[in-house]
Molecule: transfer RNA
Organism: Candidatus Woesearchaeota archaeon
């Protein structure tokens, strides 16, 4: 140069295939037990889903450009 492949709360990912209310552990904050603390339970916050267009009633999901990780061929 070229092909594949990944990007979604701090992290690690699900959810796209088949468009229809943005999810889950772990962290975080409150509170329950517990002399205390850890563990264990219960609740709350937290992203308009890499960035621009485009289709469409209606996009994390379909299309096209870019931009960034990983991989392959030259």
């Nucleotide at each position: 140069a070229g092909g594949c492949u990944c990007g979604u709360g701090g992290c690690u990912c699900a959810g796209u295939c088949u468009g229809g209310u943005a999810g889950a552990g772990c962290a975080g904050c409150c509170g329950g037990c517990u002399c205390u603390u850890a563990a264990c339970c219960g609740g709350c916050a937290g992203g308009u889903c890499u960035g621009g267009g485009g289709u469409u009633c209606g996009a994390a999901u379909c299309c096209c450009c870019a931009c960034g990780g990983g991989c392959c061929u030259a």